Description: Predicted 3D model of a 497-nucleotide part of an RNA (small-subunit ribosomal RNA, 3' major domain) from a Candidatus Omnitrophota bacterium. The sequence was found in a public genome assembly. Its mean pLDDT, the model's own confidence on a scale to 100, is 81. It matches the Rfam family "Bacterial small subunit ribosomal RNA".
Context: one part of a larger RNA
RNA sequence: UGACGGGGGCCCGCACAAGAGGUGGUGCAUGUGGUUUAAUUCGACGCUACGCGAAGAACCUUACCAAGGCUUGACAUGUAGGAAGUACGAACCUGAAAGGGGGAGGACCUGUCAAAUCAGGAACCUGCACAGGUGUUGCAUGGCUGUCGUCAGCUCGUGCCGUGAGGUGUUGGGUUAAGUCCCGCAACGAGCGCAACCCCUAUCCUUAGUUGCUAAGUAUAGUAACGCAAGUUACUGUGCAGCACUCUAGGGAGACUGCCAGUGAUAAACUGGAGGAAGGUGGGGAUGACGUCAAGUCAGUACGGCCCUUAUGCCUUGGGCUACACACGUGCAACAAUGGCCAGUACAAAGGGCUAUGCAAAACCGAGAGGUGGAGCGAAUCCCAAAAAACUGGUCUCAGUUCGGAUUGAAGGCUGCAAUUCGCCUUCAUGAAGUCGGAAUCUCUAGUAAUGGCGGAUCAGCUAUGCCGCCGUGAAUACGUUCCCGGGCCUUGUACA
Numbered sequence: 001u002g003a004c005g006g007g008g009g010c011c012c013g014c015a016c017a018a019g020a021g022g023u024g025g026u027g028c029a030u031g032u033g034g035u036u037u038a039a040u041u042c043g044a045c046g047c048u049a050c051g052c053g054a055a056g057a058a059c060c061u062u063a064c065c066a067a068g069g070c071u072u073g074a075c076a077u078g079u080a081g082g083a084a085g086u087a088c089g090a091a092c093c094u095g096a097a098a099g100g101g102g103g104a105g106g107a108c109c110u111g112u113c114a115a116a117u118c119a120g121g122a123a124c125c126u127g128c129a130c131a132g133g134u135g136u137u138g139c140a141u142g143g144c145u146g147u148c149g150u151c152a153g154c155u156c157g158u159g160c161c162g163u164g165a166g167g168u169g170u171u172g173g174g175u176u177a178a179g180u181c182c183c184g185c186a187a188c189g190a191g192c193g194c195a196a197c198c199c200c201u202a203u204c205c206u207u208a209g210u211u212g213c214u215a216a217g218u219a220u221a222g223u224a225a226c227g228c229a230a231g232u233u234a235c236u237g238u239g240c241a242g243c244a245c246u247c248u249a250g251g252g253a254g255a256c257u258g259c260c261a262g263u264g265a266u267a268a269a270c271u272g273g274a275g276g277a278a279g280g281u282g283g284g285g286a287u288g289a290c291g292u293c294a295a296g297u298c299a300g301u302a303c304g305g306c307c308c309u310u311a312u313g314c315c316u317u318g319g320g321c322u323a324c325a326c327a328c329g330u331g332c333a334a335c336a337a338u339g340g341c342c343a344g345u346a347c348a349a350a351g352g353g354c355u356a357u358g359c360a361a362a363a364c365c366g367a368g369a370g371g372u373g374g375a376g377c378g379a380a381u382c383c384c385a386a387a388a389a390a391c392u393g394g395u396c397u398c399a400g401u402u403c404g405g406a407u408u409g410a411a412g413g414c415u416g417c418a419a420u421u422c423g424c425c426u427u428c429a430u431g432a433a434g435u436c437g438g439a440a441u442c443u444c445u446a447g448u449a450a451u452g453g454c455g456g457a458u459c460a461g462c463u464a465u466g467c468c469g470c471c472g473u474g475a476a477u478a479c480g481u482u483c484c485c486g487g488g489c490c491u492u493g494u495a496c497a
Base pairs, nucleotide, nucleotide: 001497002496003494004493005492007491008490009489010488011487012486013485015481016480019444020443021442022441023440026333027332028331029330030329031328032327033326034324035323042053043052064319065318066317067316068315069314070313073130077129078128079127080126081125082124088105092101093100094099108121109120110119111118132308133307135306136305137304141302143297144296145295146293148291153192154191155190156189157188158187159168160167161166172183173182174181198285199284200283201282203253204252205251206250207249208248209247212243213242214241217240218239219238220237221236222235223234224233225232226231256279259273260272261271262270263269335437339396340395341394342393343392344391351384352383353382358377359376363372364371365370403434408429409428410427411426412425413424414423450473451472452471453470454469455468456467
């Protein structure tokens, strides 16, 4: 100087407390361990591995295993030599395919040239250099990432103090979300962090008005009411007209402790108030200092060393990564009446539609998955598209049930060369465990939790209940900091470095 203390002081954080909902029990999904296996490819292991790499394992992917094959190689460059019906290559034979034979036919580019031809190139063959390696080392590395932690810290120049390591500044009194700011001070300044500048969102103004919007006006069609009729009124749709409104997307305004009162050292600031759409960082995002963990990654790529070179490289078929006594993590569905089922009726946002091989309406067929169909749309125009919880009415009446849906049987549909190992969906039948979960443990402070649906990436299809977004409905609680955990500052002890 640090680190540590079941030392002290001060202060924070869903850290505890106060609450809400879970996990731990059941069934299933998924990841992991273990076991098994010819192989069950590899990596990740407290927090910071375990719905993680993987935003898609039937083949491919694929790295693993078995079998069959290739050897300058699936791919690149160079070099030497060679062959001239050369490169390429149909039928056919063998084979699971790859591969191995076979050989009908049969070129290209440049130069020369009238043409034939000739020379060279590309391509081919044989060698040599080399290729190749998801082989090894993340404890040789780059780059990127996690974590402490969006915690408030980490340092430097000059000066001063100390023999020196080093200290001071950065400590102290207040204050803050903050080393934020003020005051003081042998310090005076500065840098990286904090904050602000950036994006979204909440209010208003303005510009623009199609594909968006429709208040008033006008024309017209349909329906209904009134009326003998002419016609009038209302609703719905369309055109004109309009850009008021909504919206879209450019520009601007607005919030700064600016104003008032109190407290305070007259400071910084704090408490309350006014006005305001918004008030003291308005809400959310992006942004991660010096460093720590020889943290993670040689399997994303790059790269040093080492290793393999008729194999540790390459191709193919099939299998495996999907096994299953069991254990753990993360989720989904439930155990029901704040509910299940049936019928009716509303209200979103954000996306997607690849080189249209896409998104696909109406109509028709089917009980349904789906099929036929193909309007429209390169999309504020058309389509996916039905939002669902909610609301209204009916039914069930507390039961292993009209709860629950696992499992299994049968019949179908879709994608794809191919659903046996091993896909998803539909219908009928079957109806298991489960009656709210021990010790323990997790998340969350407001448009949050909880709950309801919708979309997207990957993608032929899908194991998505995952992940990333979007909107609807919409709570409870926080006395407080004694205690548990983690962190910051000061101080003290130390046989630790």